[in-house]
């Protein structure tokens, strides 16, 4: 800092989406450690349990315990006596109660020095700490101010003072109620409780005075008089001196109270200014607004309240009302202005289960008080009671989601205390979470057979990769042992000093010792072990860094946008590789960013969204020139503020870092105060140029009324007059013989005003057209007389507004929705045609909207001209004109904008001022709700859901039932066909075991196939075969073996096997050895006419032999692209000239080539034969019959003149010459010429199209098959036949057809071949052999023509199909299925509907001839000569093509796009009887704690009332659910219907 995405491609607008930061985060995968920091965002939803507020016995009585000292009564042992009384062995044992003494236990009483504990009275706290954000748009919050309207406990300082007295009641004690909670009643008792009294001042309050300030009120300060009003003790210490003893007065010291007064610190009030959306919320307000009494309150106030007044607030500076919301330092992005957002951390605010309410207290209407009302839980003896985690934990619940029922008061804070201390879920640690941020680490080094494996491959390879294995090292971290911090300082005792004091008490301050760690034996350090415990995740088609392969086959699936998948997917899954980040990565969600996409910085609005239909004209906004003054805005200095903490920057402490400490700067804001004084604003004074007024002129369909007027239309009477007349693409309905249309005349009605008339007038728009006349608006012009900024723009509002239409009464000639009919059509509620109502037209009112368009708001100033026009004025000319200026209306056009197109002094330039209006498209110019209207509708105007577009200008094609110009046998003029029959081929359907496949408008159909009886063959049926019919390799075998291959089976293939019997090189005595070829066997692999021509090459057809396609360099566009290539002429051609911002040049065109027409020249065998010669011979004449002449043949021989042949040349180039053309290109005409304007035909196919055609001519990528889809073989079948079509052959005859006779060719074939002469055969052919590898022999006979005869118009002597019958050839085979011959048969057709094809000259048409394939079998094709016409005016029409231009919504390109209904199917949505929730109010009932307020003399208490939560009643209001049935909307590969736009889109 962008980028993708609208399009064949541009450029522009214009939305989507992406990279980027970041979070209290959530989910999937995966997970090693520390340190900091952070964690209930949701249900302010309910809560078990513990704990989160106590503390002082130095206030106070009283109660326990301790410890001394003294008692008292019991108990028990013990010891010293007693000795009642058992057992008996009679003198031994045992032993009760009783006495004494000790000791112990536990009980009790008193005392006082003493130390602890404590319900209960008091005093402080408890209003802070802590939690959350529900609710509040508000002085709640941030800022800055005030408080002359205020308080204020503990703190601190100052000054005073702390006198005497009383009455009480908790606690205890007793009764009593009651399930408890708790409660009453009697007795007593104490204070630092309460309560009275005295003293008192600079307090308070009256009156009274001074004197200064200031900001109204006021305030400070001062005389004097007078009234009111206070206190509590307590705890050390001392002893001179007094008292009755400890003791106390007293002295001193702390603490405390009590008075005033200052501070600090907090807190309350007020105020400017800032603080979200919404107008589909426009009016709101009755304590509202002010007063004035009077109440409260610290304190000001309608803050209450009575009573006057009728007021406030709001009107774009948004009142009221609805929605959402804790506000702020910051925080998160951003270049910044900005935007979002307020978790932690700090300041503020509100709240504490909901609602209300006050009491205590400095301080609260109070989180862990209180009293009432409600919901809910618990409890319960059923009368009553009891609770409040939004405190730390923790539970449940809902959720995508959010921790330990933990140590400790060791530190910082905090309450209370003289302290020691207690207490503190505040707070310090710790527990859990990768929830974040930072760090560390999973190991370096070295190491190539580039190991194995893994992917891959073009089979060499390459890659994962030094990666690994091996090797040396290290030791973070980790386990294990050892050692070990800092946080500690105060306080508190002890001691010493110094104040204080009368005092070595007590105190205060200093210094020293001595104590006090939850974390924790933790940070840290140290050793020992050991490489040893430690890597994932997304993504790899673009955007946006990383590519290959299997699988799948629009299936499965991805996806942020664009899109990807329909058999070769770098976009689905998988694997290998690679990128990128890391204990983390990805995803989702949300914020900002990119988004100049809401534009202040920083956009528009002619046609892309977007100027109001037009004026007036309110607030507002904005304003011409000049002097003065003030200082609001403005600038500049200053001062106060702007909390900390963060954030920048600089030291620093943790080994870094995150973290955390110090300082700095910053905090752009707001107040205060000084200064300038241009600008802007106010104040005042002045000007004249803006802007109005006068006065002279002057044009105009500007308006509003009345009156007039002619043409034409249709009507009605009258005349003439007669069969149609109207319509139409053509008809028809109408209309006319009862007289129509036409014509003439007369009258009537109502509407509109030709010509003049014009991009010419006037109006603000709408709009406005006969003529006069009246009233009337506004505009220019000219003077340069007044006014003296009096202006501009313009929400609201007001007025006007075309056509339709609505309402009422009129009118109604023609026109004419609707309607009705007549046509058209598949229909035709249309276009066409007949008719025709409402309207159209006037009154009076209503609609208020149109492409109300210049798609362009107004208004004011500059910015180059040119050329019409129309209003006035000047100034010049005899006029015609001709210059100049003002207003106005138009075209061209440079600067200069604009995406482009364009616009350009009438701006879309350049700039001010104000207005309106835009923000993708669809849904929607809708829906609700409001208004406004009689209605019909108008204004105003959303969401839900839904696409990735949708637009604009433009470009290059490509189409138009557009345009214009060319051309073709394209029509047209001719000539012959096809379509009719018959047959023949081909198809196509249909049959069939099979009728193999292909080719299908033109360009498939006598095409592939220049030849299917077998073969071909690919199809069908049966049979057989499996390394194979064929080709390479590698491993084994292998002499009676490879290989021939006779019986014999078999349709065949094939099996069978007798006979025979191996090659080649070396080496050898040898069919030994090796090795090769052949063979068996096994294995790779052969083999497919299987698929895909839409994966391919290759060839081909086709536009089209049609004139085009294209490129370098400039050049012009922002660009796609243009330009060359268009124009003007010309050709057959982009062919050539000329122009021209082109200038060359490439692939076509042409020409080079072969072939054909004339002519030289060379060269002549096998051509050729004119002249000669010679020999044979035919015919004729003569003839002396001996022969002569002469003519034809044929044959040598001589030549090469000539045809021919085949090679080289010649020739034709508009050269000439006359005429048009532009002095050109070229055309027309002529000459000479064998031929003349390309001389005729031919090969030759530009860039391209049609996924055109071919995997079955070969080639080839993939797929698939592998005892078959391969190979082999017999039969069969492409030959079928109710039928359709192409293309052909023969023919319907007489230009004919039969019979005979005579002519006259070219080009070609031939040795497996052509096949002569001769003979048989009606004949097809058979025999038969000369001759020829061919300018020599042959095929071979040309055919029509031409001579002459015959039929004589009819199914014939025309046709020849089908059928019999006999035959020939060819081949292994002729039934399915061959060509021919003979002989009999002799069908169908008498020239062919709509419709069509070819053909322009040696053509058509006719006429016969070879080849080619082949064994045989053309009516096919290909090529050849023969005879040989006809007609074209011409380019208006059909088809095709070319270039130019137009429109265009197409671009898969009109076989294009595309638009409603209807029918399915999802999706949200509006109505909608109803029905149910919520929200806030209104009025009325009822009324609970609770403050006030009045009575009860007063207190405690009672009673009354006003207010009042909650609740009930009622009628609206506003938002939600849900809701038969109903309306359109969006959406969605292949549904119906029609054909509405895009072209002139077929009626613009």
């Nucleotide at each position: 800092a962008g980028a993708g995405u609208u399009u064949g491609a541009u450029c522009c607008u214009g939305g989507c989406u992406c990279a980027g930061a970041g979070u209290g985060a959530a989910c999937g995968c995966u997970g090693g450690c520390u340190g900091c920091g952070u964690g209930g965002a949701u249900u302010a939803g309910g809560c078990a349990u513990g704990c989160a507020a106590g503390u002082c016995g130095a206030g106070c009585g009283a109660u326990c315990c301790u410890u001394g000292c003294u008692g008292g009564a019991c108990u028990u042992u013990u010891a010293u006596u007693g000795g009642a009384g058992u057992g008996c062995u009679u003198g031994c044992a045992c032993a009760a109660a009783g006495a004494u003494a000790a000791a112990a236990g536990a009980c009790u009483g008193g005392c006082g020095c003493u130390g602890g504990a404590u319900a209960g009275c008091g005093g402080c706290a408890a209003a802070c700490g802590g939690g959350u954000g529900a609710g509040g748009a508000a002085c709640a919050c941030g800022u800055g101010a005030g408080u002359a309207a205020u308080u204020u406990g503990c703190c601190u300082c100052u000054a005073a003072a702390u006198c005497a007295a009383g009455c009480a009641u908790a606690g205890c004690u007793u009764c009593g109620u009651g399930a408890a909670a708790a409660c009453g009643g009697a007795g007593g008792u104490a204070a630092u409780u309460c309560u009275u009294g005295a003293u008192a001042g600079u307090a308070u309050c009256c009156u009274u005075u001074u004197a200064u300030c200031g900001c109204a009120u006021g305030a400070u300060u001062u005389u004097a008089a007078g009234a009111u009003u206070a206190a509590a003790g307590g705890c050390g210490g001392g002893g001179a001196c007094c008292u009755u003893u400890u003791a106390g007065g007293c002295c001193u010291g702390c603490c405390g109270u009590u008075u005033a007064g200052a501070g600090a610190u907090g807190a309350g009030c007020u105020c400017g200014c800032g603080u979200c959306c919404u107008a589909u919320c426009a009016g709101c307000u009755u304590g509202u607004u002010g007063g004035u009494g009077g109440g409260g309150u610290a304190a000001u106030g309608g803050c209450c309240u009575a009573c006057c007044a009728a007021g406030g607030c709001a009107u774009u500076u948004g009142a009221c009302g609805g929605g959402u919301a804790g506000c702020u330092g910051g925080u998160c992005u951003g270049a910044g202005a900005g935007g979002a957002u307020g978790g932690u951390c700090a300041g503020c605010c509100a709240c504490a289960c909901u609602g209300g309410g006050a009491c205590u207290g400095a301080g609260a209407c109070a989180c862990u008080g209180c009293c009432c009302a409600g919901a809910c839980u618990c409890c319960u003896a059923c009368g009553g009671g009891a609770g409040g985690c939004u405190g730390c934990a923790g539970u449940c619940g809902a959720g995508a989601a959010u921790a330990u029922u933990u140590a400790g008061c060791a530190a910082u804070g905090g309450a209370c205390g003289a302290a020691a201390g207690u207490c503190u879920g505040a707070c310090u640690a710790u527990g859990c979470g990768a929830c974040g941020c930072c760090g560390c680490g999973u190991g370096a080094g070295g190491g190539a057979u580039g190991a194995a494996g893994g992917u891959u491959u073009u089979c060499g390879g390459a890659u994962c990769g030094u990666a690994a294995a091996c090797c040396u090292c290290u030791u973070u971290u980790g386990u294990u042992a050892g050692g070990a911090a800092a946080g500690a300082a105060c306080a508190u005792u002890u001691u010493a000093a110094a104040c204080u004091u009368a005092a070595u008490a007590c105190g205060u301050u200093u210094a020293a010792a001595a104590c006090u760690g939850a974390c924790g034996g933790u940070a840290c350090c140290u050793a020992a072990c050991g490489a040893a415990u430690a890597a994932g995740c997304c993504a790899c088609g673009g955007c946006c860094a990383a590519c290959u392969c299997c699988g799948u086959g629009c299936c499965a699936g991805c996806a942020g946008c664009c899109g990807c998948g329909g058999u070769a997917a770098u976009a689905c899954g998988g694997a290998g590789g690679u990128g990128g980040c890391a204990a983390g990565c990805g995803u989702u969600a949300c914020u900002c960013g990119g988004a100049a996409u809401u534009a202040u910085u920083g956009g528009g609005u002619g046609u892309a969204a977007a100027g109001g239909g037009c004026a007036g004209g309110u607030a507002g906004g904005c304003g011409g020139u000049u002097u003065g003054a003030u200082a609001a805005g403005u600038g500049a200095g200053a001062g106060g503020u702007g909390a900390a903490a963060g954030c920048u920057c600089c030291c620093g402490a943790c080994u870094c870092a995150a973290u955390c400490g110090g300082g700095a700067a910053a905090u752009u804001g707001c107040c205060u105060u000084u200064c300038a004084a241009a600008c802007u604003a106010u104040c005042a004074g002045a000007c004249u140029u803006g802007a109005g007024a006068a006065c002279g002129g002057u044009a105009g369909a500007g308006g509003a009324a009345a009156a007039u007027g002619g043409a034409a239309u249709u009507c009605u009477c009258a005349g003439u007059g007669u069969a149609a007349g109207g319509g139409u693409g053509a008809a028809a309905u109408c209309u006319g013989u009862g007289g129509a249309u036409a014509u003439u005349g007369a009258g009537a009605a109502g509407a509109a005003c030709a010509u003049c008339a014009a991009c010419g007038g006037c109006g603000a728009a709408g709009g406005c057209a006969a003529u006069u006349u009246u009233c009337u608006g506004g505009g220019c012009c000219g003077u340069c007389u007044c006014u003296g900024a009096c202006g501009c723009u313009a929400a609201a509002c007001u007025g006007c507004g075309a056509a339709a239409g609505c309402u009422a009464g009129g009118g109604u000639a023609g026109c004419a929705a609707a309607c009705a009919g007549a046509a058209u059509u598949a229909g035709a509620u249309a276009c066409u045609c007949u008719g025709g109502u409402a309207g159209u037209c006037c009154u009076a009112g209503c609609c208020g909207u149109a492409a109300a368009c210049g798609a362009u708001g107004a208004g004011c100033a500059c910015u180059a001209g040119g050329u019409g026009u129309u209003g006035g004025c000047c100034c010049u000319u005899c006029a015609c004109g001709g210059g100049g200026u003002c207003g106005g209306u138009g075209c061209c056009g440079c600067a200069g904008c604009u995406a482009a197109c364009g616009c350009a002094u009438u701006a879309a330039g350049u700039g001010c001022u104000c207005c309106a209006c835009c923000u993708g498209g669809g849904g929607a110019c809708u829906a609700c709700g409001g208004u406004c209207g009689c209605a019909a509708g108008g204004c105003u105007a959303a969401a839900a859901c839904u696409c990735a577009a949708a637009g604009g200008a433009a470009u290059u094609g490509a189409c138009g039932g557009g345009g214009a110009c060319c051309c073709g046998c394209a029509c047209a003029a001719g000539c012959g066909g096809u379509g009719g029959a018959a047959c023949a081929u081909g198809u196509g359907g249909u049959u069939u075991a099979a009728u193999u496949c292909g080719a299908u408008g033109c360009u498939a159909c006598g095409c592939g196939a220049a030849a299917a009886a077998c073969c071909u063959c690919a199809c069908c049926a049966g049979g057989g075969u499996u390394u194979g019919a064929c080709a390479u390799g590698u491993a084994a075998g292998a002499a009676g073996u490879a290989g021939u291959g006779a019986a014999c089976u078999g349709a065949a293939a094939a099996g069978g096997a007798a006979u025979c019997g191996a090659c080649c090189u070396g080496u050898c005595a040898a069919a030994u050895c090796a090795g090769g070829a052949a063979c068996u066997u096994a294995c790779a692999c052969a083999g497919g006419u299987g698929c895909u021509g839409c994966a391919u090459g290759g060839c081909u057809g086709u536009c089209g032999u049609c004139a085009g396609c294209u490129c370098g360099u400039g050049u012009c566009g922002u660009g796609a692209g243009a330009u060359g290539u268009u124009g003007g002429g010309u050709u057959a051609a982009g062919u050539c000239c000329c122009g021209c911002a082109a200038c060359g040049a490439g692939c076509g065109c042409a020409a080079c080539c072969a072939u054909u027409g004339u002519c030289u020249u060379u060269a002549g065998u096998u051509g050729c034969c004119a002249c000669c010669a010679u020999a044979u011979u035919u015919g004729a004449c003569c003839u002396u019959c001996g022969g002569g002449u002469u003519u034809g043949a044929u044959a040598u021989g001589a030549g090469c003149a000539c045809u021919c042949u085949a090679a080289a040349g010649a020739g034709a180039c508009u050269g000439c010459c006359u005429g048009g053309g532009u002095u050109a290109a070229c055309c027309a005409g002529g000459a000479g010429g064998a031929a003349g304007g390309c001389g005729g035909a031919g090969a030759u196919g530009a860039c391209g199209u049609c996924a055109a055609g071919u995997c079955a001519g070969u080639a080839c990528g993939g797929c698939c098959u592998u005892u078959a889809u391969g190979c082999c073989c017999u039969g069969g079948g492409c030959u079928a036949c109710a039928c359709a079509c192409g293309u052909g052959u023969u023919a319907c005859a007489a230009u004919g057809g039969c019979u005979g006779g005579u002519a006259c060719a070219a080009a070609g074939g031939g040795u497996u071949g052509c096949c002569a002469a001769c003979c048989c055969g009606c004949g097809a052919g058979g025999g038969g052999g000369a001759g020829c590898u061919a300018a020599u022999c042959u095929c071979a006979a040309a055919a029509a023509a031409c001579c002459a005869g015959c039929c004589c118009c009819a199914g014939u002597u025309c046709g020849g199909a089908u059928u019999g019958g006999a035959g020939u050839c060819u081949g292994c085979a002729a039934u399915u299925u061959g060509a021919c011959u003979c002989c009999a048969u002799g069908a169908a057709g008498c020239c062919g509907g709509a419709a069509u094809c070819g053909c322009u000259a040696g053509u058509a048409a006719u006429g016969g001839u070879a080849g080619a394939u082949c064994a045989g079998a053309a009516c096919g094709c290909u090529a050849c000569c023969g005879u040989g016409a006809a007609u074209a005016c011409g380019u208006u029409c059909c088809c095709g093509g070319g270039u130019c231009u137009u429109g265009u919504a197409c671009a898969c390109a009109c076989c294009g796009c595309c638009c409603g209904u209807c029918a399915a199917g999802c999706g949200a949505u509006g109505g909608g009887a109803g029905u149910u929730g919520g929200u806030a109010a209104u009025a009325c009932c009822c009324g609970a704690a609770g403050u006030c307020c009045u009575a009860u003399g007063u207190a405690g208490a009672u009673a009354g009332g006003c207010c009042g939560a909650a609740g009930g009643u009622a009628g609206g209001a506003u938002c939600g659910g849900c809701g038969a049935c109903u309306g359109g909307c969006g959406c969605u590969a292949a549904g119906u219907c029609g054909a509405a736009a895009c072209a002139a889109g077929g009626u613009a």

Predicted 3D model of a 1548-nucleotide RNA (small-subunit ribosomal RNA) from a metagenome.
Model confidence (mean pLDDT): 82 of 100.
Its Rfam family is "Bacterial small subunit ribosomal RNA". Rfam links the family to the GO terms structural constituent of ribosome and ribosome.